Record summary:
The part of an RNA shown here (small-subunit ribosomal RNA, central domain) has 350 nucleotides and comes from a metagenome. The RNAcentral record of the full RNA draws on SILVA. It matches the Rfam family "Bacterial small subunit ribosomal RNA". Rfam links the family to the GO terms structural constituent of ribosome and ribosome. Model confidence (mean pLDDT): 88 of 100.
Context: one part of a larger RNA
RNA sequence: CUGGGCUUAAAGAGCACGUAGGCGGUCUGUCAAGCGUCGGGUGAAAUCCCUCGGCUCAACCGAGGAAUGGCAAGGCGAACUGACAGACUUGAGGCAGGUAGGGGCACAUGGAACUCUUGGUGGAGCGGUGGAAUGCGUAGAUAUCAAGAGGAACGCCGGUGGCGAAAGCGGUGUGCUGGGCCUGUCCUGACGCUGAGGUGCGAAAGCCAGGGUAGCAAACGGGAUUAGAUACCCCGGUAGUCCUGGCCCUAAACGAUGUCCACUAGGUCGGAGGCUCUCUGACGAUUUUCCGGCCGAAACAAAAGCGUUAAGUGGACCGCCUGGGGAGUACGGUCGCAAGGCUAAAACUC
Numbered sequence: 001c002u003g004g005g006c007u008u009a010a011a012g013a014g015c016a017c018g019u020a021g022g023c024g025g026u027c028u029g030u031c032a033a034g035c036g037u038c039g040g041g042u043g044a045a046a047u048c049c050c051u052c053g054g055c056u057c058a059a060c061c062g063a064g065g066a067a068u069g070g071c072a073a074g075g076c077g078a079a080c081u082g083a084c085a086g087a088c089u090u091g092a093g094g095c096a097g098g099u100a101g102g103g104g105c106a107c108a109u110g111g112a113a114c115u116c117u118u119g120g121u122g123g124a125g126c127g128g129u130g131g132a133a134u135g136c137g138u139a140g141a142u143a144u145c146a147a148g149a150g151g152a153a154c155g156c157c158g159g160u161g162g163c164g165a166a167a168g169c170g171g172u173g174u175g176c177u178g179g180g181c182c183u184g185u186c187c188u189g190a191c192g193c194u195g196a197g198g199u200g201c202g203a204a205a206g207c208c209a210g211g212g213u214a215g216c217a218a219a220c221g222g223g224a225u226u227a228g229a230u231a232c233c234c235c236g237g238u239a240g241u242c243c244u245g246g247c248c249c250u251a252a253a254c255g256a257u258g259u260c261c262a263c264u265a266g267g268u269c270g271g272a273g274g275c276u277c278u279c280u281g282a283c284g285a286u287u288u289u290c291c292g293g294c295c296g297a298a299a300c301a302a303a304a305g306c307g308u309u310a311a312g313u314g315g316a317c318c319g320c321c322u323g324g325g326g327a328g329u330a331c332g333g334u335c336g337c338a339a340g341g342c343u344a345a346a347a348c349u350c
Stems, first nucleotide, its partner, number of pairs: 004321003007304002012318001014201004021194003025088007033081002035077004041071002049065006091191001092188003095184005103177007110154001114150008125136002162169002206247006215241002220236004258317006266295009276285002300305001323350003332343004
C1' cells in the first nucleotide's frame, strides 16, 4: 500500500516470438452499451440528522421533515469511448532496384605454431627458478636439417569498427539461409503497440551415449617455499576443453538502465547509403536517411551524472520493489539422469 518508486540506495524478467487481456491513426454516417440530462417509480419500519411534542429534567418515547451511496425501466441529447457501415493514407506491411556486414548452417581447404614418429648432423648437457630441486639425457636428449602423422586455434588486416533479439559471431572458398539499411512511392488499407500464462533460443561449467585428444589443464602425484603450505612457484598429469546426438537453463546473462510511440538547442568523430553543386573527375562542399561513440543547451538528478542512443516532457502495455539478518533458505509443488533449477515463507533477532 499510494498523487511512491526500480543506472549506483530495495526493485527491469538473460533474450525473443506470441495467446488471452489492456491500449490504439484520419474522415463521414447510423445506433445509443458507456456518458450526460429530465421527470416519475422504487429505495419497508426502526436507527442517524433537523423541528415540535409527552413523562417534573434526562435517558426514553411520540409526530412531522430531511436524508437514503443506489437499483431497474422510460423520454431526450450525440461531443467523447464503444458497436456497425463506408471512405482515406501518414502508422504497419508488401513490391521493385540497389547495398554493407566475424548474422546462421553445411561442406571443402590453407599457412604459422605445437607435440609425436622416422632418418641425418652433433656429443653433454637440457629444462626450470628469486635461488633450487623433482623431471629429461651417452639406450644419444636439448639444438639443428629433412620427411611424415595429429589435434586445436586462426597472427597481421583489426578499429573508440561491423553483424545479431540476447547468448554471441573473426584464416580462405563454395552452397543453402535469416535480418537490416538506402532509393522509388507502384500496391494493401489500421492489417498496429504491449503482452499474464505459454513456446523457443540461451556463455561457461556440469551430466548421458558414442567418437577424438596436439596444446592447455580442475582432481591427483612429485619438487620447492614455509612454523605449517591440503596454496601462490616448478616437474608431471586425468576428467574436461574438441566433434555428433540428447540433457542442464544458470551468470557482475551489465548500459547493473523493459518494449513501443511522439515531442524537446547544438557541436564533433566513425560506419552504410542517397540528392545537389563545382565543365568532367579524384577530391571537396551543401543537404538528407539509418547505425555506432564523445562533448554539451534546457530540463532532470541526493549527487555522481544523464542529456534526440535521456536518467528530459508525455502516452500505451508488461515485469519488479516495500528495513537488515534468518534466506533466495525450510516446507510443499513442479522440472531434471544427477548436480540442481523455478516458485517461496515463518519463528527468532537487530